[in-house]
Context: one part of a larger RNA
RNA sequence: CUGGGUGUAAAGGGCGUGCAGGCGGCUACUCAAGUUGGAUGUGAAAUCUCCGGGCUCAACCCGGAAGGGUCAUCCAAAACUGAGUAGCUUGAGUGUUGGAGAGGAAAGCGGAAUUUCUAGUGUAGCGGUAAAAUGCGUAGAUAUUAGGAGGAACACCGGUGGCGAAGGCGGCUUUCUGGACAAUCACUGACGCUGAGGCGCGAAAGCGUGGGGAGCAAACAGGAUUAGAUACCCUGGUAGUCCACGCCGUAAACGAUGAAUACUAGGUGUAGGAGGUAUCGACCCCUUCUGUGCCGUCGCUAACGCAGUAAGUAUUCCACCUGGGGAGUACGACCGCAAGGUUGAAACUC
Repeated sequence: CUGGGUGUAAAGGGCGUGCAGGCGGCUACUCAAGUUGGAUGUGAAAUCUCCGGGCUCAACCCGGAAGGGUCAUCCAAAACUGAGUAGCUUGAGUGUUGGAGAGGAAAGCGGAAUUUCUAGUGUAGCGGUAAAAUGCGUAGAUAUUAGGAGGAACACCGGUGGCGAAGGCGGCUUUCUGGACAAUCACUGACGCUGAGGCGCGAAAGCGUGGGGAGCAAACAGGAUUAGAUACCCUGGUAGUCCACGCCGUAAACGAUGAAUACUAGGUGUAGGAGGUAUCGACCCCUUCUGUGCCGUCGCUAACGCAGUAAGUAUUCCACCUGGGGAGUACGACCGCAAGGUUGAAACUC
C1' cells in the first nucleotide's frame, strides 16, 4: 500500500460554521467528454508464456504464435455518468397561524440561610471528635431577641422533565435576541449532503490588569492519629472560587458510539403540538408529527450487549487505527505573558 476495522480489545476530531474537493431527486430532448463496439496505425529486437525443432538430455540455441496500452486517428451506439436546454415537486428553503422551553446577553428586584457589627436578656461554659486536644469564652462567649452591613448561591416546584451544536443552562421581572416543533400546503424550484485547510465557540484549573471577598478552601500553621504521618480526622487559614476586560484551548470534552439519508415486528412510560369519536362540557379513548426513556422480535456481536434514538440492512463524505514499552517523550515548526498546547519520530528493548 492493500485488506480489515474504530461502544468496552489500537482507533470518532470537544463542538459548530463553511471555501475548495467528493457525492447527489423526478421527466423530456440534444451533445458525445467518460463509457461500449468496430476499423486502421503503432506498442523495436532480445526476454517472459505456448507450440515445434537443433546440440546424446538439460541449461543453451533456432523458428512460429500468443500476449503486452489510461496509446493515436477515424466510424458508430446513447442505457448509465457528465455537459446543455426546457420542465416538475416529493429533498431543501420561504410565508402564514399557533403553542412549549433552566437557549443566549444586559439591567433591576426578592426571600431563607451562613458570617460579621451594634444594642438588650443571660451565665459558665462553647466548639469539636471514635475519643481528645489545638481553638473561642468572666475584657461576658455559646444560646436568645431586635436592628444594620456584605458577599455568594437560589430550598420547595424538580421530573431517566425541558432547552442548547457541544461546553453547558435553574429565584422573580423587564428589554434585546438565536433555534427547534406543530398545523396550513400559499411561494421558490434541487437551491441538497459531507467537508481537508480556514474561522468561531469551548467545563474546571491556571495567567494578566482592576475591583470584590460572606461561605468554602489548594498552599501554609497548629492539634490529634501513627513506628513514622510531609495524609485521612479536628481548629484556623492565603491564593482561588465572584465581577469586568483580555489570554489559555485542555478534560473519563463520554452515549468512551462522526454527520446525513432511506428501509426493517411489536409493547409500555413521559414532554410539546395537531386531528378525530363521544359528550352539555371536561376527563377518558383512537390516530398522527417531533423529542426523551424502558422492554423486546429479526438481524448483528468475541461476549457483554445493541435493537426505528441500531452496535441491523444499504449509500455518500470526513476523521482516525495497524503489537507492548521507549512516548504523547526528543528534535524542528507554529501558537502562548507564562504554565504549557498542537503537530510528532527514532535508537534501543520485550
Description: Predicted 3D model of a 350-nucleotide part of an RNA (small-subunit ribosomal RNA, central domain) from an uncultured bacterium. Its Rfam family is "Bacterial small subunit ribosomal RNA". Model confidence (mean pLDDT): 87 of 100. The full RNA is in RNAcentral, with records from ENA and SILVA.